[in-house]
């Protein structure tokens, strides 16, 4: 860096340290000195192990996440006079397998 294959509108800070960028990529649209990225702590969450009284529970182990639908759109289709709206796909982002 590739292949499978699951799942995406739910849920998580008035914490410390730090100090300008951040939400992949483009285009919008946002968020950030009233402190953002990022470490750490707490916390969701339950995907894989792992215990049990196994149609589930627990949250012990490994990940993952913790503005805003995956922020929206990107391509095809369907809808509208039009804005739009749906609907699948791609794409990228976790997990578990593989090679």
């Nucleotide at each position: 860096a590739c292949c499978u294959u699951a799942u995406g509108a739910a849920g998580a800070g008035u914490g410390a340290c730090u100090g300008a960028g951040g939400g992949a990529u483009a285009g919008g649209c946002c968020c950030g000195a009233u402190g953002a990225c990022g470490u750490c702590c707490g916390g969701c969450a339950a995907c894989c192990g792992g215990u049990u009284u196994u149609u589930a529970a627990c949250a012990c182990g490994g990940u993952g996440c913790u503005a805003a639908a995956u922020c929206c759109u990107a391509c095809a289709g369907a809808u509208u006079a039009a804005a739009u709206u749906c609907u699948g796909g791609a794409a990228g982002a976790u997990g578990a397998g593989g090679a």
The prediction has a mean pLDDT of 86. SAM riboswitch aptamer (S box leader) from Fusibacter sp. A1, 99 nucleotides, folded computationally. The sequence is in RNAcentral, with records from Rfam. Its Rfam family is "SAM riboswitch aptamer (S box leader)". About the family: The SAM riboswitch is found upstream of a number of genes which code for proteins involved in methionine or cysteine biosynthesis in Gram-positive bacteria. NCBI's taxonomy places the organism under Bacteria, Bacillati, Eubacteriales, Fusibacteraceae, Fusibacter.